RNA sequence: GCGGGGGUAGCUCAAUUGAUAGAGCGACAGUUUUCCAAACUGUAGGUCGCGGGUUUGAUCCCCGUCCCCCGCU
Numbered sequence: 001g002c003g004g005g006g007g008u009a010g011c012u013c014a015a016u017u018g019a020u021a022g023a024g025c026g027a028c029a030g031u032u033u034u035c036c037a038a039a040c041u042g043u044a045g046g047u048c049g050c051g052g053g054u055u056u057g058a059u060c061c062c063c064g065u066c067c068c069c070c071g072c073u
Stems, first nucleotide, its partner, number of pairs: 001072007010025004019056001027043005049065005
């Protein structure tokens, strides 16, 4: 330098192939318990890496760019 994959909640990862984004763990609160743990219930937490474009509408399509992984040279 070229090609491929990935970047989504604090962490690990889904989903829709255009129409309000979820789970588990974690955090917080409650129930329960003498207390803790466990269990159950609820709550909060996201400019979907960043910047543009297309579109009535973009996490999704297109372009550029940054980072990580793999391969080629």
Background:
Predicted 3D model of a 73-nucleotide RNA (transfer RNA) from a Candidatus Portnoyibacteriota bacterium. Its Rfam family is "tRNA". Its family is annotated with triplet codon-amino acid adaptor activity in the Gene Ontology. By type it is a transfer RNA. Model confidence (mean pLDDT): 80 of 100. The sequence is in RNAcentral, with records from ENA.